The RNA shown here (Bacterial RNase P class A) has 365 nucleotides and comes from a Rhodanobacteraceae bacterium. The RNAcentral record of the sequence draws on ENA. It matches the Rfam family "Bacterial RNase P class A". By type it is a ribozyme. About the family: Ribonuclease P (RNase P) is a ubiquitous endoribonuclease, found in archaea, bacteria and eukarya as well as chloroplasts and mitochondria. Of the family's consensus pairs, 92% are formed in the model. The source organism's lineage runs through Bacteria, Pseudomonadati, Gammaproteobacteria, Lysobacterales and Rhodanobacteraceae. The gene name in the source record is rnpB.
[in-house]
RNA sequence: GGCGUUGGUCAAACGGUCGCGGUGCGGCCCGCAAGGGUGCGUAUCGAGGAAAGUCCGGGCUGCACAGGGCAAGGUGCCAGAUAACGUCUGGGGGGCGAGAGCCUACGGACAGUGCAACAGAGAGCAGACCGCCAGCGGCCCGUCGCAAGGCGGGAGCGGGCAAGGGUGAAACGGUGCGGCAAGAGCGCACCGCGUCGGUGGCAACACGCGACGGCAUGGCAAACCCCACCUGCAGCAAGGCCGAAUAGGGGGAGCAUGGCGCGGCCCGCGUCUUCCCCGGGUAGGCUGCUUGAGGCCAGCGGCGACGCUGGUCCCAGAGGAAUGACCGUUCACGACAGAACCCGGCUUAUCGACCGACCCGGGCG
Numbered sequence: 001g002g003c004g005u006u007g008g009u010c011a012a013a014c015g016g017u018c019g020c021g022g023u024g025c026g027g028c029c030c031g032c033a034a035g036g037g038u039g040c041g042u043a044u045c046g047a048g049g050a051a052a053g054u055c056c057g058g059g060c061u062g063c064a065c066a067g068g069g070c071a072a073g074g075u076g077c078c079a080g081a082u083a084a085c086g087u088c089u090g091g092g093g094g095g096c097g098a099g100a101g102c103c104u105a106c107g108g109a110c111a112g113u114g115c116a117a118c119a120g121a122g123a124g125c126a127g128a129c130c131g132c133c134a135g136c137g138g139c140c141c142g143u144c145g146c147a148a149g150g151c152g153g154g155a156g157c158g159g160g161c162a163a164g165g166g167u168g169a170a171a172c173g174g175u176g177c178g179g180c181a182a183g184a185g186c187g188c189a190c191c192g193c194g195u196c197g198g199u200g201g202c203a204a205c206a207c208g209c210g211a212c213g214g215c216a217u218g219g220c221a222a223a224c225c226c227c228a229c230c231u232g233c234a235g236c237a238a239g240g241c242c243g244a245a246u247a248g249g250g251g252g253a254g255c256a257u258g259g260c261g262c263g264g265c266c267c268g269c270g271u272c273u274u275c276c277c278c279g280g281g282u283a284g285g286c287u288g289c290u291u292g293a294g295g296c297c298a299g300c301g302g303c304g305a306c307g308c309u310g311g312u313c314c315c316a317g318a319g320g321a322a323u324g325a326c327c328g329u330u331c332a333c334g335a336c337a338g339a340a341c342c343c344g345g346c347u348u349a350u351c352g353a354c355c356g357a358c359c360c361g362g363g364c365g
Stems, first nucleotide, its partner, number of pairs: 001360002004358007012330007020046007027038004048336001052347002055345005060235004072231005077091005092106001093104004107226002112224002114220002129165002131161003135157002139154006173191006192215001193213005198207003239287004249278005258272005294313008331334001
């Protein structure tokens, strides 16, 4: 010096006035009660790192639930962290980068089914278009020869081959030497691969370790599927408490020896009327509601995620839903954005500033 890498913090600062919401105390008012209200006084508190998307996980609440299985959905290298996770930490394999570092759905394709456009001869226990190689004969051409025939080339036929060319995202190990008519793991050496063993590691896995095997199971499982593990359903409009008026419901008592209905009569039953009691529900009110897997500081354990111990702090809680306006001073002139039961993550948006660790290049000593 770097438009290199990575982790974290802040989110214009300070003061004043007024306004808005919550809470405590006081005043006043409303209600049967529970409780509530307030152009009142005073004290105090009042958005975020993402409050967002609602994509995962949990708490909480109600319902369901003996156990097991099926179905459906999810997760998928290993070990750990955690209340839990698809998150995080550390490690392994693979890929990218000069490096710090970054990315990675990364179990199984010798259980089965299936897929592969176009091109190409051939796309799964494949294949021969060009090509390479010998062979065959009443073929053709050239050449030599008096002739029989010889030599060379071409076309044809049925074979051998898979090295080279060509197609493709992918063509049944690579390089070299030998070998062969030409070739080919056909043989050999090295590299690669597989199986078994050994060593190291908790493990994933690793090894310039040993033996064996000429090489065998090409790819796709974010295709079905197989294997292992996980998962009950709903959500704060969850749910709980108090609870009128009116109209139903249940029970008891009273009243005229009553009226009406069961086609006339008796019994019986129902119903009408008054009072009391009980219970459910509606309006309405309260609650759930913010002290919590909480923040900060220190010590200890751990590489780390994180855990333990001690100290300290209280930091929005509405229910038509509050955080705004103005003034003064200063600066680098201010991004994305607004809580609604709570918490842990992920993802997405974001002007800029600061701190730590590291990498690369150059100079000086």